This record gives sequence, structure tokens and C1' cells, in this order.
RNA sequence: CUUAUCAAGAGUGGUGGAGGGAACGGCCCUGUGAAGCCCGGCAACCUGUGAACAGCAAGGUGCCAAAUCCGGCGGUGAGAAUCGAAAGAUAAG
Repeated sequence: CUUAUCAAGAGUGGUGGAGGGAACGGCCCUGUGAAGCCCGGCAACCUGUGAACAGCAAGGUGCCAAAUCCGGCGGUGAGAAUCGAAAGAUAAG
């Protein structure tokens, strides 16, 4: 950079000790214990397996509060709302 996906799913565990949810603005989570690490789990993008665009879940990633937590830019709409873009995340190339 290109393509695809982003409303589902996943812990009453151990350790650790104060932060976390990308950034900004909000709004939240957190000493009834944050991040990180270990274990556990979810999923099925790639590999594998398979007759298979079904299934399986061994390998490579990813993920496990809230829609990508919500918003910012644009269209429609009286509004509530809704559609799209941007930005971001993940996978494959």
C1' cells in the first nucleotide's frame, strides 16, 4: 500500500500492586484490586485436515467491560435517528 472483517463469543483462577479503555473531547472501568506476566478460555483470517465455500481446532496470528464504549468530517431527516467517510484494530498478500 491492497483486500476482507469489526452489534456475536471468551475466567468467582494464580501473581502483581495503580492504573486502564489507541490519540483528542466525552463517558466509563478500577483497592469489591488496573496494567503486565502465568494458567484458562473464545474465535476460525492463514496453514493443516477434509470431497467440501460443511466440520475439526494441531500449528501461525488475534482476541477475552461497554458497537471499534460514544463523538469529531459529510449525506438524508423537524427530531429521534440513519447511511457513509476519516482515523484505528486484526488477518492475508
Predicted 3D model of a 93-nucleotide RNA (SAM riboswitch aptamer (S box leader)) from a pig gut metagenome. Its Rfam family is "SAM riboswitch aptamer (S box leader)". From the family's description: The SAM riboswitch is found upstream of a number of genes which code for proteins involved in methionine or cysteine biosynthesis in Gram-positive bacteria.